RNAcentral holds the full RNA, with entries from ENA.
The part of an RNA shown here (large-subunit ribosomal RNA, domain IV) has 355 nucleotides and comes from a Bacillota bacterium.

Context: one part of a larger RNA
RNA sequence: CCCUCGUUAAGGAACUCGGCAAAAUGACCCCGUAACUUCGGGAGAAGGGGUACCCCGCGUAGCGUGACUAUGUGAACAUAUAGAAGCGUGAGGGGGUCGCAGUGAAGAGGCCCAGGCGACUGUUUACCAAAAACACAGGUCCCUGCCAAAGCGAAAGCUGAAGUAUAGGGGCUGACGCCUGCCCGGUGCUGGAAGGUUAAGGGGAGAGGUUAGCGCAAGCGAAGCUUUGAACCGAAGCCCCAGUAAACGGCGGCCGUAACUAUAACGGUCCUAAGGUAGCGAAAUUCCUUGUCGGGUAAGUUCCGACCCGCACGAAAGGCGUAACGAUCUGGGCACUGUCUCAACGAGGGGCUCG
Numbered sequence: 001c002c003c004u005c006g007u008u009a010a011g012g013a014a015c016u017c018g019g020c021a022a023a024a025u026g027a028c029c030c031c032g033u034a035a036c037u038u039c040g041g042g043a044g045a046a047g048g049g050g051u052a053c054c055c056c057g058c059g060u061a062g063c064g065u066g067a068c069u070a071u072g073u074g075a076a077c078a079u080a081u082a083g084a085a086g087c088g089u090g091a092g093g094g095g096g097u098c099g100c101a102g103u104g105a106a107g108a109g110g111c112c113c114a115g116g117c118g119a120c121u122g123u124u125u126a127c128c129a130a131a132a133a134c135a136c137a138g139g140u141c142c143c144u145g146c147c148a149a150a151g152c153g154a155a156a157g158c159u160g161a162a163g164u165a166u167a168g169g170g171g172c173u174g175a176c177g178c179c180u181g182c183c184c185g186g187u188g189c190u191g192g193a194a195g196g197u198u199a200a201g202g203g204g205a206g207a208g209g210u211u212a213g214c215g216c217a218a219g220c221g222a223a224g225c226u227u228u229g230a231a232c233c234g235a236a237g238c239c240c241c242a243g244u245a246a247a248c249g250g251c252g253g254c255c256g257u258a259a260c261u262a263u264a265a266c267g268g269u270c271c272u273a274a275g276g277u278a279g280c281g282a283a284a285u286u287c288c289u290u291g292u293c294g295g296g297u298a299a300g301u302u303c304c305g306a307c308c309c310g311c312a313c314g315a316a317a318g319g320c321g322u323a324a325c326g327a328u329c330u331g332g333g334c335a336c337u338g339u340c341u342c343a344a345c346g347a348g349g350g351g352c353u354c355g
Base pairs, nucleotide, nucleotide: 001350002349003348004347005346006345007344008343010341011340014339019336027051028050029049030048031047036041038175052097053096054095055094056093062089063088064087065086068083069082070081071080072079073078098102110334111333112332113331114330115329116328117326118325122134123133138173139172140171141170142169143168144167150159151158152157176321177320178319179318181251182250183249186248187247188244189243190242191241192240195239196238197237201233202232206228207227208226209225210224213220214219252270253269254268255267256266279313280310291307292306293305294304295303
């Protein structure tokens, strides 16, 4: 010097990113317990008091068990009522005794206030993350009529399911409460089928090659074979017409205006499919920003309550609340302490020296 412990004057978080770590609390009985609440909770809230031993009492009152006794009924077995020894358990009260201390050692919640997130119990990165992530009951949309849809598999076949729409599959949301606004122009999906476009295929106008023949030649050229091939007829799809946002998604700009100023209920104009409703808002979202005001502190980039100028919240990629819950995150307080002012002493084990 290191590790693991013990104790510490005065102070008591001044430590530190942060009370990390430590200390403190702790059992049982009694008293007593707030806001809030989904009336279950919150609650072991909080906050207090008691606890040993002896005697009254060979362990009381009471409670449990109950041999047995008495009385009644009864033929027997038995049964009803009352009492009761013994055994077990056992408060509460009064008096006394000892110590600093009586759950005398050990083991056995610290608590409160406010906020964010997630309703909850659960699940997870086996070996750096346990969470506000996943799941979840509940909600909603879509598909599926049974040889179901969906999935696995060249297939046979199997799962779904020995189920049958109160069932099964898929997507999103995520208890509960109050709610969930506007846009269908784009993309998707669903429905429609008049018109446009349109494949293979059908169709075969026409054209070319070849050559029997004709012709003095140039050339013409039937049939056949062959190479091509225009109209025209051809579904779904697409175009088109509708519907659909708890489908993918989207939800404006400029200028002016009120008898101080400021602001603009109001007006004008441009654009759009429609211009963000309720609620919330410097927020797990706010750049400017330590916004401004208030609270808490002597002093507060954090925290809480407001304001709204929302760079860039917003309604099932849900919005806003919410009791209970959480090894969650954030701020504050009480208690408590070697975390600290500021270190000291002690114990054990190492290191170190000698061997």
Lineage of the source: Bacteria > Bacillati > Bacillota. The prediction has a mean pLDDT of 87.